[in-house]
Record summary:
Predicted 3D model of a 253-nucleotide part of an RNA (large-subunit ribosomal RNA, domain VI) from Chryseobacterium sp. HSC-36S06. NCBI's taxonomy places the organism under Bacteria, Pseudomonadati, Flavobacteriia, Weeksellaceae, Chryseobacterium. The prediction has a mean pLDDT of 87.
Context: one part of a larger RNA
């Protein structure tokens, strides 16, 4: 820009893409078969490999949020307690998030039309013949079925609702993240839980400082403490103010 008024939401699916793998074991059954040795079809079940997708409950990794221990040094006048720097100083743990080494799921079933092949009925050719007319079975391949996209499918589809013009609706702007290079997408903007703060808490770390008690002291007890808390819930305390812009009926005579 088009889709012939403008919008919002929900869709159909022409078409396109993805997927399509396979082992072993058990039962049937030591059965059918076979002198024996050996040893099935068909059917049913279980468990794997590789591959793929999603996810983080578990097991791990990371986790320069966090907590703790500790070395050297500088500083806060000193002690105590802290802060800076030294690869995050080093070391031990570790929530969320992201992840695989982790977990879950998938390939199918079924239908259609067939290939090789196997057949029915059946003449030409009184027989025979699966074929000439006619009819059936038959494979990981083909068309569906499963997953994703999809009406610029210009063949531009459908349904529902809104607005008849200072409209409906959209954008700018702001608070943001299940999104993200930027656009975009998604949530919210006081008729408000969108982010921060605050409160509580799952969880992490591992028992703070000060005081007091015990001990000569190191240290231990009061203390499952203190600190953190990217998660969860609540709460308008702070910030989402005010406002502006686009949008405005065409076709035919």
């Nucleotide at each position: 820009c088009g889709u012939u008024a403008g919008a919002u939401g929900u869709u159909u699916g022409a078409g396109a893409g993805g997927g399509c793998u396979u082992g072993a074991a058990u039962c049937u059954a030591g059965u059918a078969c076979g002198a024996g040795a050996g040893g099935a079809c068909c059917g049913a079940u279980u468990u794997g490999a590789a591959c793929a997708a999603a996810c983080c409950u578990c097991u791990g990794g990371u986790g320069u949020a966090u907590c703790u221990g500790u070395u050297g040094u500088u500083c806060c006048g000193c002690c105590a307690g802290g802060a800076g720097c030294a690869c995050c100083g080093c070391a031990g743990a570790g929530u969320a998030g992201c992840u695989a080494c982790g977990u879950u799921u998938g390939g199918a079933a079924a239908g259609g039309a067939u290939a090789a092949g196997c057949a029915c009925u059946g003449a030409a050719a009184g027989c025979a013949u699966a074929u000439a007319a006619g009819u059936g079975c038959g494979a990981a391949a083909c068309c569906u079925g499963c997953c994703u996209c999809a009406a610029g499918a210009u063949g531009a589809g459908a349904c529902a609702u809104c607005u008849u013009u200072u409209a409906a609706g959209g954008g700018u702007c702001g608070u943001u993240g299940g999104a993200g290079a930027u656009g975009a997408c998604a949530a919210c903007g006081u008729u408000g839980a969108u982010a921060g703060g605050c409160u509580a808490u799952a969880g992490g770390u591992g028992u703070a400082a000060a005081g007091u008690c015990a001990g000569u002291a190191a240290u231990g007890g009061c203390a499952u403490a203190g600190c953190c808390g990217a998660g969860u819930a609540g709460u308008a305390c702070u910030a989402a103010u005010u406002a502006c812009c686009c949008g405005u009926a065409g076709a035919u005579u």